[in-house]
Record summary
Small-subunit ribosomal RNA, central domain from an uncultured bacterium, 353 nucleotides, folded computationally. Its Rfam family is "Bacterial small subunit ribosomal RNA". Rfam links the family to the GO terms structural constituent of ribosome and ribosome. The coordinates come from a structure-prediction model, not an experiment, and the mean pLDDT is 86.
Context: one part of a larger RNA
RNA sequence: CUGGGCGUAAAGCGUCCGCAGCCUGUUUUGUAAGUCUAUUUUCAAAACCCAGAGCUCAACUUUGGACAGGGAAUAGAUACUGCAUUACUAGAGUAUUGUAGAGGUAAGUAGAAUUUCCUGUGGAGGGGUGAAAUCCGUUGAUAUAGGAAGGAAUGCCAAAAGCGAAAGCAGCUUACUAUGCUCUUACUGACGGUCAUGGACGAAAGUAUAGGUAGCAAACGGGAUUAGAUACCCCGGUAGUCUAUACUGUAAAUGAUGCUCGCUAGGUGUUUUCAUCAAUUUAUUGGUGGGAGUGCCGUAAGCUAACGCGUUAAGCGAGUCGCCUGGGUAGUAUAGUCGCAAGACUGAAACUC
Numbered sequence: 001c002u003g004g005g006c007g008u009a010a011a012g013c014g015u016c017c018g019c020a021g022c023c024u025g026u027u028u029u030g031u032a033a034g035u036c037u038a039u040u041u042u043c044a045a046a047a048c049c050c051a052g053a054g055c056u057c058a059a060c061u062u063u064g065g066a067c068a069g070g071g072a073a074u075a076g077a078u079a080c081u082g083c084a085u086u087a088c089u090a091g092a093g094u095a096u097u098g099u100a101g102a103g104g105u106a107a108g109u110a111g112a113a114u115u116u117c118c119u120g121u122g123g124a125g126g127g128g129u130g131a132a133a134u135c136c137g138u139u140g141a142u143a144u145a146g147g148a149a150g151g152a153a154u155g156c157c158a159a160a161a162g163c164g165a166a167a168g169c170a171g172c173u174u175a176c177u178a179u180g181c182u183c184u185u186a187c188u189g190a191c192g193g194u195c196a197u198g199g200a201c202g203a204a205a206g207u208a209u210a211g212g213u214a215g216c217a218a219a220c221g222g223g224a225u226u227a228g229a230u231a232c233c234c235c236g237g238u239a240g241u242c243u244a245u246a247c248u249g250u251a252a253a254u255g256a257u258g259c260u261c262g263c264u265a266g267g268u269g270u271u272u273u274c275a276u277c278a279a280u281u282u283a284u285u286g287g288u289g290g291g292a293g294u295g296c297c298g299u300a301a302g303c304u305a306a307c308g309c310g311u312u313a314a315g316c317g318a319g320u321c322g323c324c325u326g327g328g329u330a331g332u333a334u335a336g337u338c339g340c341a342a343g344a345c346u347g348a349a350a351c352u353c
Base pairs, nucleotide, nucleotide: 004324005323006322007307008306012321014201015200016199017198021194022193023192025088026087029084030083031082033081034080035077036076037075038074039073040072041071042070043069049065050064051063052062053061054060091191092188093187094186095185098181099180100179103177104176105175106174107173108172109171110154115149116148117147118146119145120144121143125136126135162169163168206247207246208245209244210243211242215241216240220236221235222234223233258320259319260318261317262316263315266297267296268295269294270293271292272291273290274289275288276287277286278285279284280283302309303308326353327352328351335346336345337344338343
């Protein structure tokens, strides 16, 4: 080594792209590097092993012999792998036909609502709570009607629905732009898979500069509650939340389940699409079958410690990357890299149970 694991026990990088590496469809011929066989040579002696001999036996000593395995050389074998070469189309891709969607970026625009301001009506309360008070109000509040301003978010539709690599994406319109799926043929001819290092994107909070600020609201102030109340409740309220540019690079970034491919009962919804049949209201409905998604049920099998998973696998296999190895110390110290900072990444030990 043969022979462990990663949904919840320790363990899947937040996601994708991708160089090296590793792995890689069917087929012809050649080669003989890997691989296999034989022979030669070498791996001192001693030791080990086998057959003998000598000390009364044994240990011990001694004679002879030999295997396995490694190195080198030569001669062969050619299934597999490699290399070169030939052809192919089942993987992959391109074009063609349609089609889907909150996919992205930018600009414009709409109607509700909150707030503030102006004007009218009106005249004593309003607000808030478990109850109150702080608070607002005769300098006219709350309420109500009309008008104006400004910012942010988009009700119903709306869904277990859809799209996106993930983060995430929702009023409407336009422009630009990316993607998936499907149909039919045609074409390229293995162009593929996964990827250490590397690169790109990456919620919220936070940082820098310049704007903006309606509502909400860390901090902060006040009122309550309470033994206290640095809270929960109430009245206010600044960063922030919004925009542009740059940084940060983390989340229970979760399906706590890496990606790709093949195989293994079904049933029932739903989104989208194709074929076909039928019906009509002639652009819709229903049935059957196929493709791509997305849910539920389920042992049929199988798996699992159990829970549960179960063609969207946690089943049966293949390839490849990442990660784990008792708890605490500790995601700490140190060193390094990155960052304006906050901090991030990499990441121990002593000691202790």